The part of an RNA shown here (small-subunit ribosomal RNA, central domain) has 350 nucleotides and comes from Viscum album.

[in-house]
Context: one part of a larger RNA
RNA sequence: UUGGGCGUAAAGUGUCUGUAGGUGGAUUUUUAAGUCCGCCGUCAAAUCCCAGGGCUCAACCCUAGAAAGGUGGUGGAAACUAACAAGAUGGAGUACGGUAGGGGAAGAGGGAAUUUCCGGUGGAGCGGUGAAAUUCUUAGAGAUCAGAAAGAACACCAACGGCGAAAUCAAACUGCUGGGCCGACACUGACACUUAGACACGAAAGCUAGGGGAGCGAAUGGGAAUAGAUACCCCAGUAGUCCUAGCCGUAAACGAUGGAUACUAGGCGCUGCGCAUAUCGACCUGUGAAAUGCUAUAGAUAACACAUUAUAUAUCCCUACAGGGGAGUACGUUCACAAGAAUGAAACUC
Numbered sequence: 001u002u003g004g005g006c007g008u009a010a011a012g013u014g015u016c017u018g019u020a021g022g023u024g025g026a027u028u029u030u031u032a033a034g035u036c037c038g039c040c041g042u043c044a045a046a047u048c049c050c051a052g053g054g055c056u057c058a059a060c061c062c063u064a065g066a067a068a069g070g071u072g073g074u075g076g077a078a079a080c081u082a083a084c085a086a087g088a089u090g091g092a093g094u095a096c097g098g099u100a101g102g103g104g105a106a107g108a109g110g111g112a113a114u115u116u117c118c119g120g121u122g123g124a125g126c127g128g129u130g131a132a133a134u135u136c137u138u139a140g141a142g143a144u145c146a147g148a149a150a151g152a153a154c155a156c157c158a159a160c161g162g163c164g165a166a167a168u169c170a171a172a173c174u175g176c177u178g179g180g181c182c183g184a185c186a187c188u189g190a191c192a193c194u195u196a197g198a199c200a201c202g203a204a205a206g207c208u209a210g211g212g213g214a215g216c217g218a219a220u221g222g223g224a225a226u227a228g229a230u231a232c233c234c235c236a237g238u239a240g241u242c243c244u245a246g247c248c249g250u251a252a253a254c255g256a257u258g259g260a261u262a263c264u265a266g267g268c269g270c271u272g273c274g275c276a277u278a279u280c281g282a283c284c285u286g287u288g289a290a291a292u293g294c295u296a297u298a299g300a301u302a303a304c305a306c307a308u309u310a311u312a313u314a315u316c317c318c319u320a321c322a323g324g325g326g327a328g329u330a331c332g333u334u335c336a337c338a339a340g341a342a343u344g345a346a347a348c349u350c
Stems, first nucleotide, its partner, number of pairs: 004321001007304002012318001014201002017198001021194003027086002030083002033081002035077009049065001051063004091191001092188003096183004103177002106174002110154001114150004119145003125136001162169001206247006215241002220236004258317005266295004271290001273288004299306001323350003332343004
């Protein structure tokens, strides 16, 4: 490379937008580049194939012939691909009418709890553990009542539930704002799908500058336990956790399952809509498309599991894989303030 495969064996980029490229729905006309058919030229000879012949046979030699293919020219065909032109609406989109939502960023106020401070009552322990001790406490702790301050997080509702591309998003309120779904069909008329490179977003930790610092808490100190204990348990506690402005760009960033389209038995839920039925109305019942779950047939699978939200059946495009270790290391390059990230071998060895 071919072939094969990518849920768990190696392998789906963390996610989106999107350029080049690749691929692309139905109808009609034309062209003839690809495609198909015929003819002509050419692809030296020898060789190979084949028919006949010559050395007594054979190897060998001589004569004649052919196939397939390449390439150029020429004449045709027009189904498919491509190109031209035309109109259409099913894909796609816009507008319209509804609708649900922790979708986003901003703002003002809120209650419970915690800690600290101040004051009252009170008077000996509290706290912690397997058991203890360190710690706190007659300079009045813990308990309890009243008041004040601060920071962080929003119990119940809460769900197998909702929204978002993912990361993620939850007290309640206000304005601003993105997307989805349903309905009716008004408009555009294939405008589509995917996407190397590129742009953007991207948990936690970490970094820079300035704030903030209640609780928790790497590091660190102490108390235990232990043969030891740089741990597990306990008492303290700094960075950090929080906010603003920037950087970093990684995670078991997981459904370990790329995106799009079509198609293929059912059953049971749940969410937001529509229609019919019902009704005074809301439920109920049936049903259409959308989201999200459980179960299960065919199929597929090494099995487990999957099964209309496919890992079934098909098509298109992209990433990535090739025994284990060495190694996501070395070297080089790019990026970063750094930490490091991205790219990424070989010797050797089993």
The source organism's lineage runs through Eukaryota, Euphyllophyta, Magnoliopsida, Pentapetalae and Viscum. Its mean pLDDT, the model's own confidence on a scale to 100, is 87. RNAcentral holds the full RNA, with entries from SILVA. Its Rfam family is "Bacterial small subunit ribosomal RNA".